[in-house]
């Protein structure tokens, strides 16, 4: 320098051929339970989908722009 991938919730991750409400688990709260904890039942709160533009009636998804990380080539 060239390529390939990833980038979604506080961590790990899912999201199908672009559609109707953005989601699991763990963690977080709050009640229940307990002498108290912890399991473990039940509820609840958290998102500018890394960023900026585009393209469409309609973007997480599709384009292009940059950043950051990991591999691989030189």
């Nucleotide at each position: 320098g060239g390529g390939u991938g990833a980038u979604u919730a506080g961590c790990u991750c899912a999201g199908u051929u672009g559609g109707u409400u953005a989601g699991a688990g763990c963690a977080c709260u709050u009640g229940c339970g307990u002498c108290a904890c912890a399991u473990g039942c039940a509820a609840g709160g958290g998102g500018u989908c890394a960023u900026a533009g585009g393209u469409u009636c309609g973007a997480g998804u599709c384009c292009u722009a940059c950043a950051u990380c990991a591999c691989c080539c030189a």
This is a predicted structure of a 74-nucleotide RNA (transfer RNA) from an uncultured Bacilli bacterium. The prediction has a mean pLDDT of 80. The sequence was found in a public genome assembly. Its Rfam family is "tRNA". Its family is annotated with triplet codon-amino acid adaptor activity in the Gene Ontology.